[in-house]
RNA sequence: GGGGGCAUAGCUCAGUUGGGAGAGUGCUACACUGGCAGUGUAGAGGUCGUCGGUUCAAGCCCGACUGUCUCCA
Numbered sequence: 001g002g003g004g005g006c007a008u009a010g011c012u013c014a015g016u017u018g019g020g021a022g023a024g025u026g027c028u029a030c031a032c033u034g035g036c037a038g039u040g041u042a043g044a045g046g047u048c049g050u051c052g053g054u055u056c057a058a059g060c061c062c063g064a065c066u067g068u069c070u071c072c073a
Base pairs, nucleotide, nucleotide: 001072002071003070004069005068006067007066010025011024012023013022019056027043028042029041030040031039032038049065050064051063052062053061
């Protein structure tokens, strides 16, 4: 220098069929228990990497950029 993958909750990730933003775990409160642990219920927590474009509508499609991993040279 060139090719490819990845970027979504504190962490690990799903959502790739364009219209509801989610799961597990962690956190908070309450209940069960003599207590710890554990289980259950409820809740908080997200500018979906950044900028721009397409569209009535973008996590999802297109382009550029940033970071990271990898292959080639």